[in-house]
RNA sequence: GGACAAUUAGCUCAGUUGGUUAGAGCACAGCAUUCACAUUGCUGGGGUCACUGGUUCGAAUCCAGUAUUGUCCA
Repeated sequence: GGACAAUUAGCUCAGUUGGUUAGAGCACAGCAUUCACAUUGCUGGGGUCACUGGUUCGAAUCCAGUAUUGUCCA
């Protein structure tokens, strides 16, 4: 320098060829249980879907560019 892939909650990840409310597990907070802790159950908080622009009635999803990370080639 070139090719490909990934980027979604504090962490690990899903999201089924665009459709009305963006989710799971762990973690965190509260309540119940216990003498207490742990476990378990219930409830809850937490997201500018990496950024910018575009297409569309409508974008996490499609297109272009930028950034970061990883793999491969030279």
Molecule: transfer RNA
Organism: Candidatus Moraniibacteriota bacterium